This is a predicted structure of a 74-nucleotide RNA (transfer RNA) from a Candidatus Micrarchaeia archaeon. Rfam family: tRNA. Rfam describes the family as follows. Transfer RNA (tRNA) molecules are approximately 80 nucleotides in length. NCBI's taxonomy places the organism under Archaea, Nanobdellati, Microcaldota, Candidatus Micrarchaeia. Its mean pLDDT, the model's own confidence on a scale to 100, is 81. The sequence is in RNAcentral, with records from ENA.
[in-house]
RNA sequence: GCCCUCAUAGUCUAACCAGGACAGGACACAGGCCUCCGGAGCCUGGGGUCGGGGUUCAAAUCCCCGUGAGGGCA
Numbered sequence: 001g002c003c004c005u006c007a008u009a010g011u012c013u014a015a016c017c018a019g020g021a022c023a024g025g026a027c028a029c030a031g032g033c034c035u036c037c038g039g040a041g042c043c044u045g046g047g048g049u050c051g052g053g054g055u056u057c058a059a060a061u062c063c064c065c066g067u068g069a070g071g072g073c074a
Stems, first nucleotide, its partner, number of pairs: 001073007010027004020057001029045005050066005
C1' cells in the first nucleotide's frame, strides 16, 4: 500500500442477510418486597445502535466517506 471481517447500555449479546410500530435479553447497578441481618428469590427503574453524509414515507438494518479493532497478502 491492497483486500476481508467487525463496531448496539458498565460487560456480553439478539435484531442486520430480507428496512416498518416504544431496539429485546442475560449479568451488573439502584429502589422495593422478603429476612434478625445479609444472600437467594420476586417486582420495579435508569442506561445503547462508533462519527458524518446519502437513499427512502420510514434506516440498528441498504449505499458512500471517515475513525477504531482484528485478520490476510505484499